Model confidence (mean pLDDT): 86 of 100. Predicted 3D model of a 685-nucleotide part of an RNA (large-subunit ribosomal RNA, domain II) from Liquorilactobacillus aquaticus DSM 21051.
[in-house]
Context: one part of a larger RNA
RNA sequence: ACCGGCGAGUUACGUUUAUAUGCGAGGUUAAGUCGGAAAUGACGGAGCCGUAGCGAAAGCGAGUCUGAAUAGGGCGAAAUGAGUAUGUAGACGUAGACCCGAAACCAAGUGACCUACCCAUGUCCAGGUUGAAGGUGCGGUAAAACGCACUGGAGGACCGAACUCAUGUAUGUUGAAAAAUGCUGAGAUGAGGUGUGGGUAGCGGAGAAAUUCCAAACGAACUUGGAGAUAGCUGGUUCUCUCCGAAAUAGCUUUAGGGCUAGCCUCGGAAAGAAGGAUCGUGGAGGUAGAGCACUGUUUGGACUAGGGGCCCAUCUUGGGUUACUGAAUUCAGAUAAACUCCGAAUGCCACUGAUCUAUAUCCGGGAGUCAGACUGCGAGUGAUAAGAUCCGUAGUCGAAAGGGAAACAGCCCAGACCACCAAUUAAGGUCCCUAAAUACAUGUUAAGUGGAAAAGGAUGUGGAGUUGCAUAGACAACUAGGAUGUUGGCUCAGAAGCAGCCAUCAUUUAAAGAGUGCGUAAUAGCUCACUAGUCGAGUGACCCUGCGCCGAAAAUGUACCGGGGCUAAACAUGUUACCGAAAUUGUGGAUGCAACCGUAAGGUUGCGUGGUAGGAGAGCGUUCUAAGGGCAAUGAAGCCAGACCGGAAGGACUGGUGGAGCGCUUAGAAGUGAGAAUGCCGGU
Numbered sequence: 001a002c003c004g005g006c007g008a009g010u011u012a013c014g015u016u017u018a019u020a021u022g023c024g025a026g027g028u029u030a031a032g033u034c035g036g037a038a039a040u041g042a043c044g045g046a047g048c049c050g051u052a053g054c055g056a057a058a059g060c061g062a063g064u065c066u067g068a069a070u071a072g073g074g075c076g077a078a079a080u081g082a083g084u085a086u087g088u089a090g091a092c093g094u095a096g097a098c099c100c101g102a103a104a105c106c107a108a109g110u111g112a113c114c115u116a117c118c119c120a121u122g123u124c125c126a127g128g129u130u131g132a133a134g135g136u137g138c139g140g141u142a143a144a145a146c147g148c149a150c151u152g153g154a155g156g157a158c159c160g161a162a163c164u165c166a167u168g169u170a171u172g173u174u175g176a177a178a179a180a181u182g183c184u185g186a187g188a189u190g191a192g193g194u195g196u197g198g199g200u201a202g203c204g205g206a207g208a209a210a211u212u213c214c215a216a217a218c219g220a221a222c223u224u225g226g227a228g229a230u231a232g233c234u235g236g237u238u239c240u241c242u243c244c245g246a247a248a249u250a251g252c253u254u255u256a257g258g259g260c261u262a263g264c265c266u267c268g269g270a271a272a273g274a275a276g277g278a279u280c281g282u283g284g285a286g287g288u289a290g291a292g293c294a295c296u297g298u299u300u301g302g303a304c305u306a307g308g309g310g311c312c313c314a315u316c317u318u319g320g321g322u323u324a325c326u327g328a329a330u331u332c333a334g335a336u337a338a339a340c341u342c343c344g345a346a347u348g349c350c351a352c353u354g355a356u357c358u359a360u361a362u363c364c365g366g367g368a369g370u371c372a373g374a375c376u377g378c379g380a381g382u383g384a385u386a387a388g389a390u391c392c393g394u395a396g397u398c399g400a401a402a403g404g405g406a407a408a409c410a411g412c413c414c415a416g417a418c419c420a421c422c423a424a425u426u427a428a429g430g431u432c433c434c435u436a437a438a439u440a441c442a443u444g445u446u447a448a449g450u451g452g453a454a455a456a457g458g459a460u461g462u463g464g465a466g467u468u469g470c471a472u473a474g475a476c477a478a479c480u481a482g483g484a485u486g487u488u489g490g491c492u493c494a495g496a497a498g499c500a501g502c503c504a505u506c507a508u509u510u511a512a513a514g515a516g517u518g519c520g521u522a523a524u525a526g527c528u529c530a531c532u533a534g535u536c537g538a539g540u541g542a543c544c545c546u547g548c549g550c551c552g553a554a555a556a557u558g559u560a561c562c563g564g565g566g567c568u569a570a571a572c573a574u575g576u577u578a579c580c581g582a583a584a585u586u587g588u589g590g591a592u593g594c595a596a597c598c599g600u601a602a603g604g605u606u607g608c609g610u611g612g613u614a615g616g617a618g619a620g621c622g623u624u625c626u627a628a629g630g631g632c633a634a635u636g637a638a639g640c641c642a643g644a645c646c647g648g649a650a651g652g653a654c655u656g657g658u659g660g661a662g663c664g665c666u667u668a669g670a671a672g673u674g675a676g677a678a679u680g681c682c683g684g685u
Base pairs, nucleotide, nucleotide: 001685002684003683004682005681006680011095012094013093014092015091016090017089018088019087020086021085022084023083026049027048028047032043033042034041053060054059063075064074065073066072098236099235101233105226106225107224108223109222110221116200117199118198119197120196121195122194123193124192125190127159128158129157130155134151135150136149137148138147139146163187164186165185168183169182170181171180202218204214205213206212211220239620240619241618242617243616244615249262250261251260252259253258263370264369265367266366267365268364269363270362276358277357278356279355280354281352282351283350284349290343291341292340296337297336298335300333301332302331303330307326308325309323310322311321312320313319373398374397375396376395377394378393379392381390382389403414404413405412418590419589420588421587423586424585425584429580430579431578432565433564434563438577440576441575442574443573444572445571451567457551458550461548462547463546464545466543467542468541469540470539478535479534480533481532482531484508485507486506489503490502491501514529518527519526591610592609593608594607595606596605597604598603621674623671624670625669626668627667628666629665631663632662639658640657641656642655643654645652646651
């Protein structure tokens, strides 16, 4: 891992609702006794529930309590009264209460054969080295001290085996080994190693101290018991079909991943007879969007000006004049606001003896589930007008929804799957090939593979609409020629002559020519422009609105920002006609729910339905056993294997083989009643 078997809402006693049956103002027995083959038989009325309530109670009683009260008020009665017993089903309570699962807590015991420390008693430490104290002799001294030699044999001394340990490293890592092996290393007369016997016990012991050890897992050992501890947590929870079908919200919560009540779902009942829903009509409330500045704030410029400041005059004081200063109020013009409003929609909301179309709505009772929601569009807040962010409102979808489209893609677009069909029509989206259907039509645009990613900004890209200047009295562009004189204007300056800078910017000759547009020189010079004429011969400039394009444009595995091929349309815009395209719609047949009608019934017809998680309701299939009835079986039961059979499903037959002794069916009843999941349990391979 697979296969097989086992494996989870049970039982008891109560409560409550529904339902069936009996009796009914009553209903019913319990223990027990009798009895029998057995009983659900007979007896047994204690007790329980109901028939009366009120009060804390004594108590009173159709009343009672409060109260001083005969008041008022509370709860009751006034019959418009129904209960009770048993069975079955749903749910709840108490019990382990659907099953498995802790870490822990407590009690009683078992452990110091591992290991820690201690006690008693034994035992072990090759060999080599160093050479302390002390001693002796000699020297030395007044005597000592001291010196030298020899002797001596100290030491948590040195080197190094046994022994003990474990520094580094390699191997090993489903090992030879649940801690080892090889090499290397430390101590090796000591706080040394070790044998045997004994001691200390878990709310404890021991500890040269590490939360270290106490029998291979110790922040509190192990075993058994309390014990099925508890688990608002995780996982699992076994056959089929039919009808309906949620929620992810509010309030409260030592509450936030739990609960309770309400909301939303389902089933049964009731009443009332239509309350509900949609559109229209009529009548209302309101202060949002927008707008506005009349209020409250914010705010720009101007006018006017009180006041303040500066300067001047005067000065004992009062003061007078003036201003590139400032400036309240007032006024004119222009703005601005979620917490401004002189105004003010659309929607939405409320109401109705209204109209039309629909079929809900309400109340009572049984059963729930839900309380993590997600995205998209629109309206707001928070944030950075960031987020697949967050929080509200509103609508949709997903959740619980399959099908078609969007290449792929819960939340987008179309559309809601009862079943069958080798029938038809469409939606979104598409029609060159992959790939079903137009290489369709008409008129334009784009040249960028734009299409098939992006901004500020930039540009004689190109199409359309418009305004305006110049132009056959010859424009624009190009070429030829001129572009002068007073004058080097004045000033400044070393110089300043059109061209460093300042001021002025006239006049003359002219077809025209600036006291000069740029380059240039030290300054001149030189080149050029404006301006003019000629040549040429028809359009040429400026601005503005708009369509489609261009640049701006660098990213990490590989083209890689059309799904691909590929496309100049097979791109874009506008219009037209065909076609394709879904589980939508239609057609034919069938199943089933509800309602109505027909029918004695079986059943039939018509209409409307039949996606579905949590969940509610209903109808069935199968397994084991029991009872009754009626059957099968050695002429072969169960089980097993195979087969093209039947049924809407769970499932059920039949035939053949195998097997070798029991087993179906009908009607009822009772459950250890259905397996794929629980890192399930046991076995096999």
Taxonomically the source falls in Liquorilactobacillus aquaticus (Bacteria, Bacillota, Lactobacillales, Lactobacillaceae). Its Rfam family is "Bacterial large subunit ribosomal RNA". Its family is annotated with structural constituent of ribosome and ribosome in the Gene Ontology. It was read from a public genome assembly.